[in-house]
About this RNA
A computed fold for a 75-nucleotide RNA from a Deltaproteobacteria bacterium, annotated as transfer RNA. It was read from a public genome assembly. Its mean pLDDT, the model's own confidence on a scale to 100, is 82.
RNA sequence: GGCCCCAUGGUCUAGCGGUUAGGACGGCGCCCUCUCACGGCGUAAUCUCGGGUUCGAGUCCCGAUGGGGUCACCA
Numbered sequence: 001g002g003c004c005c006c007a008u009g010g011u012c013u014a015g016c017g018g019u020u021a022g023g024a025c026g027g028c029g030c031c032c033u034c035u036c037a038c039g040g041c042g043u044a045a046u047c048u049c050g051g052g053u054u055c056g057a058g059u060c061c062c063g064a065u066g067g068g069g070u071c072a073c074c075a
Stems, first nucleotide, its partner, number of pairs: 001071007010025004018055001027043005048064005
């Protein structure tokens, strides 16, 4: 450098055009307990960026950025 894949709360991840963007762990609050733990309930926090298509985009298309894989180069 070519080609391919990926990017969602703090972490891991679901979501194949109309969801209030779901779950687990973690955080915070309350309950439970003599206390802690466990357990129960509640709560905050998210679609990498810029365009495009569409009535409508996390989802499709283009570009950028970052990460991974592979091939080539490395005289």
Taxonomically the source falls in Myxococcia (Bacteria, Pseudomonadati, Myxococcota).